[in-house]
RNA sequence: AGCUGAAUCUUCAGUAAUGAAGAGCGGGGGACGCAACAAAUGGGGUGAAGCCGGCAAAACGGCGGGGUAUACUCUUUUACCUAACCCGACAACUAACCUCGCAGGCUACUAAAAGAGG
Repeated sequence: AGCUGAAUCUUCAGUAAUGAAGAGCGGGGGACGCAACAAAUGGGGUGAAGCCGGCAAAACGGCGGGGUAUACUCUUUUACCUAACCCGACAACUAACCUCGCAGGCUACUAAAAGAGG
């Protein structure tokens, strides 16, 4: 300096560690009404990270999609990824309202190629 990601900035107190607040970004819970006819075999959430077989799992296989990458943007090609964790019997959506997070990991000098625009 840049990439992924919501995960940044500012202020106050403090020697510092840290604590608190605000803005901004992101997530969860939560009516009426509407829709649906389920439920059992639990169910649900964050995330791109699904379905089927294997079978209770894993390995493995199939199908279908999804995501990231050019140091201005978009498109095609190309390359790579398609995890991990959490809630704890419980939640559709959802106004008011309530509440939580602001991490972690990686790259190294023209950053994969080309085209178009700026």

Record summary: This is a predicted structure of a 118-nucleotide RNA (c-di-AMP riboswitch aptamer (ydaO/yuaA leader)) from a soil metagenome. It matches the Rfam family "c-di-AMP riboswitch aptamer (ydaO/yuaA leader)". About the family: This family represents a conserved RNA structure found upstream of the ydaO and yuaA genes in Bacillus subtilis and related genes in other bacteria. RNAcentral holds the sequence, with entries from MGnify. Of the family's consensus pairs, 83% are formed in the model.